RNAcentral holds the sequence, with entries from ENA. A computed fold for an 84-nucleotide RNA from a Patescibacteria group bacterium, annotated as transfer RNA. Model confidence (mean pLDDT): 81 of 100. NCBI's taxonomy places the organism under Bacteria, Bacteria candidate phyla. Rfam family: tRNA. By type it is a transfer RNA. Rfam's curators write: Transfer RNA (tRNA) molecules are approximately 80 nucleotides in length.

[in-house]
């Protein structure tokens, strides 16, 4: 100073050709079993706001495009590799 991959909930992750985001596992949080700890099994679980019904926001940062972006373009940051 080049090319290349990549950054999603708490955590690893998916998401097909742009069609409205988080399947799926682990975690947690409640029950039930058990002296009791794990384990099994059931139900729930991104964040905020509200009694509540419900309503706002979330893909690293901005910003274009589009009727619609996690996806396409551009700028930047950060991480890996790879040339010099």
């Nucleotide at each position: 100073g080049c090319c290349g991959c990549g950054g999603u909930g708490g955590u690893g992750a998916a998401a097909c050709c742009g069609g409205u985001a988080a399947a799926c596992a682990c975690g947690c949080u409640a029950g039930u079993u058990u002296c009791a700890g794990g384990g099994a099994c059931u139900a729930g679980u991104g964040g905020g706001a509200g009694c509540a019904a419900u309503c706002c926001c979330u893909u690293g940062a901005g910003a274009g495009u589009u009727c619609a972006a996690g996806u396409c373009u551009c700028u930047c940051c950060c991480g890996c590799g790879g040339c010099a």